The RNA shown here (transfer RNA) has 73 nucleotides and comes from a Pseudomonadota bacterium. Rfam family: tRNA. By type it is a transfer RNA.

């Protein structure tokens, strides 16, 4: 240098032909208990990595660029 992939919540990671973005874990609150954990219930928490494009409409298509990973040279 060149090609393939990956970037979504505080981590792990879904999102089935483009139509208001979700789950488990943590976290907060309540129930329950003498009291804690576990249980159960329920709040919260995202500019979907950054630009521009095409569309009435983009997390998804296209481009360009940062970052991580792998191959090859």
């Nucleotide at each position: 240098g060149c090609u393939a992939g990956c970037u979504u919540a505080g981590c792990u990671c879904a999102g089935c032909u483009g139509g208001u973005a979700g789950a488990g874990c943590a976290g907060c609150u309540g129930u329950a208990u003498c009291g804690u954990a576990a249980a159960c219930a329920g709040c919260a928490g995202g500019u979907c990595a950054a630009g521009a494009g095409u569309u009435c409409g983009a997390u998804c298509c296209u481009c360009u660029u940062a970052g991580c990973u792998a191959g090859c040279u």